Transfer RNA from a Patescibacteria group bacterium, 87 nucleotides, folded computationally. Its mean pLDDT, the model's own confidence on a scale to 100, is 81.
[in-house]
Parts: sequence; structure tokens; C1' cells
RNA sequence: GGUGGGGUGCCGGAGCGGUUGAACGGGACAGUUUCGAAAACUGUUGUGCUCGUAAGGGUACCGCGAGUUCGAAUCUCGCCCCCACCG
Repeated sequence: GGUGGGGUGCCGGAGCGGUUGAACGGGACAGUUUCGAAAACUGUUGUGCUCGUAAGGGUACCGCGAGUUCGAAUCUCGCCCCCACCG
């Protein structure tokens, strides 16, 4: 340099144009149980901006940027990074 595969939440990982901002598993936190713990069960759990005293709400974000479309994590283009193979 070329070809192919990949980059999704704290971690792993599905998703393949229409309630998926997000399944599922793990982790973490809280609760139930226990004398206490473990296990089990239940619930909660991304980030930025913004409104709000707060509780909570709105909005954007799927490596970064642009495009197609009524609608994009999903299709197209450029760039960055990782893996494998070829030279």
C1' cells in the first nucleotide's frame, strides 16, 4: 500500500430502515430475606445540553463528519482507530 472484518451503555454483546437510547448477560447500587453474611429474588443503573428549589421533564448523541430518505445504529461517501490476510 491492497483486500476483508469490526468500532453500540461501566464491561461483553444483539440489533440489519419505522417505540431500540437500546434486547440479553456481567458489574455496580438499593431493597427483601438473615443475628450477620453468602446465595436467591425484586428494583434501579449511559453521556452532553437545557427547564426545574426538588422530584422530575425536554432534546441530542450508536468512532468523527457529511449525504440519501417522510424516517438511519441500520444505506452511501470521506476520515480516524482495532483485528486478520496479501504485497